This is a predicted structure of a 78-nucleotide RNA (c-di-GMP-I riboswitch aptamer) from an Actinomycetes bacterium.
It was read from a public genome assembly, where an Rfam model found it.
Of the family's consensus pairs, 95% are formed in the model.
Its Rfam family is "c-di-GMP-I riboswitch aptamer". Its family is annotated with cyclic-di-GMP binding in the Gene Ontology.
RNA sequence: GAUCGAGAAAGGCGACCUGGUCGUGAGGCCGGCAAGCAAAGCCAUCGGGCCUGUACUGCAGGUAUCCGGGCUACCGAA
Repeated sequence: GAUCGAGAAAGGCGACCUGGUCGUGAGGCCGGCAAGCAAAGCCAUCGGGCCUGUACUGCAGGUAUCCGGGCUACCGAA
């Protein structure tokens, strides 16, 4: 350095539900909670799926915790 991922340590993220708020909506953001996550960090202008709106062979949007892919990264037992 690559691979890999401990009943390891430190730190991180936060499903469902819920209070507030924004949005026509899918859903976003902030707070609470904690099912889980070794990329559950970023990319939706990488591909597919799913979801929403619509004037529906189209267009506009959402989902990265649906899958694959790309980029970057903490720790260090075997």